[in-house]
Context: one part of a larger RNA
RNA sequence: GAGCGAACGCUGGCGGCGUGCCUAACACAUGCAAGUCGAGCGAGAAAGGGGUGGCAACACCCUGAGUAAAGCGGCGGACGGGUGAGUAACGCGUGGGUAAUCUACCCUCUAGUCUGGGAUAACCUUCCGAAAGGGGGGCUAAUACCGGAUCAUGUCCCUUUGGGGCAUCACAAGGGGAGCAAAGGGGGCGCCCGCAAGGGGCUCUCGCUGGAGGAGGAGCCUGCGUCCGAUUAGCUAGUUGGUGGGGUAAUGGCCCACCAAGGCGACGAUCGGUAGCCGGCCUGAGAGGGCGAUCGGCCACACUGGGACUGAGAUACGGCCCAGACUCCUACGGGAGGCAGCAGUGGGGAAUCUUGCGCAAUGGGCGAAAGCCUGACGCAGCGACGCCGCGUGGGGGACGAAGGCCUUCGGGUUGUAAACCCCUGUCAGGCGGAACGAAUCCCCCGAGGACGAAUACUCCUCGGGGUUGACGGUACCGCCAGAGGAAGCCCCGGCUAACUACGUGCCAGCAGCCGCGGUAAUACGUAGGGGGCUAGCGUUGCUC
Numbered sequence: 001g002a003g004c005g006a007a008c009g010c011u012g013g014c015g016g017c018g019u020g021c022c023u024a025a026c027a028c029a030u031g032c033a034a035g036u037c038g039a040g041c042g043a044g045a046a047a048g049g050g051g052u053g054g055c056a057a058c059a060c061c062c063u064g065a066g067u068a069a070a071g072c073g074g075c076g077g078a079c080g081g082g083u084g085a086g087u088a089a090c091g092c093g094u095g096g097g098u099a100a101u102c103u104a105c106c107c108u109c110u111a112g113u114c115u116g117g118g119a120u121a122a123c124c125u126u127c128c129g130a131a132a133g134g135g136g137g138g139c140u141a142a143u144a145c146c147g148g149a150u151c152a153u154g155u156c157c158c159u160u161u162g163g164g165g166c167a168u169c170a171c172a173a174g175g176g177g178a179g180c181a182a183a184g185g186g187g188g189c190g191c192c193c194g195c196a197a198g199g200g201g202c203u204c205u206c207g208c209u210g211g212a213g214g215a216g217g218a219g220c221c222u223g224c225g226u227c228c229g230a231u232u233a234g235c236u237a238g239u240u241g242g243u244g245g246g247g248u249a250a251u252g253g254c255c256c257a258c259c260a261a262g263g264c265g266a267c268g269a270u271c272g273g274u275a276g277c278c279g280g281c282c283u284g285a286g287a288g289g290g291c292g293a294u295c296g297g298c299c300a301c302a303c304u305g306g307g308a309c310u311g312a313g314a315u316a317c318g319g320c321c322c323a324g325a326c327u328c329c330u331a332c333g334g335g336a337g338g339c340a341g342c343a344g345u346g347g348g349g350a351a352u353c354u355u356g357c358g359c360a361a362u363g364g365g366c367g368a369a370a371g372c373c374u375g376a377c378g379c380a381g382c383g384a385c386g387c388c389g390c391g392u393g394g395g396g397g398a399c400g401a402a403g404g405c406c407u408u409c410g411g412g413u414u415g416u417a418a419a420c421c422c423c424u425g426u427c428a429g430g431c432g433g434a435a436c437g438a439a440u441c442c443c444c445c446g447a448g449g450a451c452g453a454a455u456a457c458u459c460c461u462c463g464g465g466g467u468u469g470a471c472g473g474u475a476c477c478g479c480c481a482g483a484g485g486a487a488g489c490c491c492c493g494g495c496u497a498a499c500u501a502c503g504u505g506c507c508a509g510c511a512g513c514c515g516c517g518g519u520a521a522u523a524c525g526u527a528g529g530g531g532g533c534u535a536g537c538g539u540u541g542c543u544c
Base pairs, nucleotide, nucleotide: 001544002543003542004541006540007539008538009537010536013390014389015388016387017386018385019383020382021348026346027345028344030343031342032341035075036074037073040072041071048063049062050061051060052059053058082301083300084299091226092225093224094223095222096221097220098219101218102217103216106214107213108212109211110210111209112208113207114148115147116146117145123138124137125136126135127134128133155178156177157176158175159174160173161172162171164169184206185205186204187203188202189201191200192199193198227273228272229271234264235263236262239261240260241259242258243257244256245255246254276298277297278296279295280291281290282289283288303324304323305322306321307320326337327336328335329334354380356379357378358377362376363374364373365372366371393423394422395421396420403414404413405412406411427485429480430479431478432477433476437471442466443465444464445463446462447461448460449459450458488533489532490531491530492529493514494513495512499528500527501526502525503524509516510515
């Protein structure tokens, strides 16, 4: 000098964009943060309103409503959001490998979707319990569950041929055999059956099953790189390798049995300390050094430790089980909980925000859709914490007011500074107008096309119209008034830009270094004056 997620002191007008627990991965009151689908399924309230009967209490009917709440089932809860404790490791970065692998939803292509069965929640009833919750009996549905059928380029076994590769092998073409699937929902229509309800048929659509490929995602392996200490020199028994097996989507001592005796190390093993890694950020001419906040990628963690289940996928933050510490409820028998999600509280600390608004946009989950959910996100709030912009007025105005300060008493200086005159009108204030962000989805009208038996339905494309804004009556624009409401902080001995007076008298004090102060102190304190920066200015801490 530059920089900062800063803090502290004094001061503080406005706006834009950013940014804000670096400490206790300390403990947490309260609310919200992950649901959705009735076009998978069975069942199905109440309040309120209306009516009839009745003296009334009340009963019944209609509506509320096939709504609410709950249940079975599906998909999602593995994303999104937080934190940095642990980790010196294939964790991360970078380059490869997978002839050792998996992949729900999505896209393309292909083949199918036949026929049966038994249950069980909800509900009713009963019992136990203070509660949390649980047991027994009875009924019922499905895209829930279980048989049977059918099926191959897929899987497995046998086999033929072909050129290949990197050892295990993989690929292509062919023959034989074995075993394995599925589920229905919604819309429309000339036709057939039926009194009707409905069923069949055809068709469109959303699904379901098997297979091939794609896209995106993930697992595993590997070359190289990745802090300090040798006052840590030896480390190692599943240890190193082999054979066989188990396990996994998959290789592997990952696990196990047996066998061998290996493996690593001054090119730093082991041990100890410290630390999430990177894109990047800061500094620097660069080389380098320091850092890893915000944003993005990867990893790890979710009260502490351990475990599996479900699932395409699990460190499963707002899932489960066990143990522990802690907090809460209890009828003392037993239960409930996990903010390192958003806000917020206590505590720690030099120090770090609102228990706000909205799903309008973007994105996500579910749904055919309408839509619902979304503390992701979009906004608003607080804090000069940072960067940037603007203002606190402009012009004129005396050989120069008053006051202050100094003085050699002549004067000098503050100083065009003020007053005064003429203007301007930013920001703030008041009044009025008023957005962009909106495109959609969806609905209506019209045109063309696809499917189809069809001028049904459905789908696609185009044109027109309608609907949707948290921020917000905000930005922005216009008008009104009038210099009115808006300047401080540090420094002035040298380094270093800026000097006098008084007070003090090695005192009180200053100080980054050198050093000032003991009676004329430009170095302490105050004043006048001056210098610097400016809504900031200084100090402290840290980095180069």
Notes: The part of an RNA shown here (small-subunit ribosomal RNA, 5' domain) has 544 nucleotides and comes from a marine sediment metagenome. The full RNA is in RNAcentral, with records from SILVA.